[in-house]
């Protein structure tokens, strides 16, 4: 260089144009002589950036930034 794919909560991921979710973690209680387990309630988000398209964007389109692959 070029071509793919991937970026979404502390962490692993879902989410296929109309109210952002799980699961783990965090907190708080409650159970235990205790600590883990196990229950309850509860906490979480400028969807990597900027611009477009659309009544409406995480989703559709473009630049770019990161990170993985693949070709030369």
């Nucleotide at each position: 260089u070029u071509c793919u794919c991937a970026a979404u909560a502390g962490c692993u991921c879902a989410g296929u144009g109309g109210u952002a979710g799980a699961g783990c973690g965090g907190u708080u209680g409650g159970u235990u002589g205790u600590c883990a387990a196990c229950c309850u309630a509860u906490u979480g988000g400028u969807u990597g950036u900027g611009g477009g398209u659309u009544c409406a964007a995480a989703u559709c389109c473009u630049a770019c930034u990161u990170g993985g692959g693949g070709a030369g």